c-di-AMP riboswitch aptamer (ydaO/yuaA leader) from a Planctomycetota bacterium, 160 nucleotides, folded computationally. It matches the Rfam family "c-di-AMP riboswitch aptamer (ydaO/yuaA leader)". Rfam's curators write: This family represents a conserved RNA structure found upstream of the ydaO and yuaA genes in Bacillus subtilis and related genes in other bacteria. The source organism's lineage runs through Bacteria, Pseudomonadati and Planctomycetota. Of the family's consensus pairs, 96% are formed in the model.
């Protein structure tokens, strides 16, 4: 010197997921936790009217969220067919390659634009919700470290 991991504190991001009071417990401190309460912020049920012709048969349906959709088609696995060694043919299915759509690209912030880098999962309900006003209800997690460029505003500071 240079690289990786850890802790801690300031920033900072995705994401509704914040902020205050009261009581109580841990702790030297800053703080954390638990219970409730209120203000916020986010979801869902929820009428008129509007969509919705009616049966009947197969497929159930629906919710959060940017996370939809499409080729793909290893290995297995089911199911059919045959000449029964195996072998075709169909479903299901990982990778992978795209996409609706979504997010960063900070130093007070808002929008446009060029370009660069990700993400495009995952989970609930439980046979049942279309819009939906009163009303009813439910959540405030989790996980992370990003900085290029032009432009056009706002806001707040310094100086004359």
């Nucleotide at each position: 010197c240079u690289g990786a991991u850890u802790g801690c504190a300031u920033c900072g991001c995705c994401g509704a997921g914040u902020u205050u009071c009261g009581c109580c417990c841990c702790g030297c401190g800053u703080g954390g936790g638990g219970c409730g309460a209120a203000a916020g912020c986010g979801g869902g049920g929820g009428a008129c009217c509007c969509a919705g012709g009616u049966c009947u048969u197969c497929c159930g349906g629906g919710g959060c969220u940017a996370a939809u959709c499409g080729c793909g088609g290893c290995a297995c696995c089911u199911g059919c067919u045959c000449a029964a060694g195996g072998a075709g043919c169909a479903g299901g299915c990982a990778a992978g390659c795209g996409u609706a759509g979504g997010g960063c690209u900070a130093a007070c912030u808002u929008c446009u634009u060029c370009g660069g880098c990700c993400c495009g999962a995952g989970c609930c309900c439980g046979u049942c919700a279309g819009c939906u006003a009163a009303c009813c209800u439910c959540g405030c997690a989790g996980g992370c470290g990003u900085u290029g460029g032009a432009g056009a505003g706002g806001a707040u500071g310094a100086c004359c």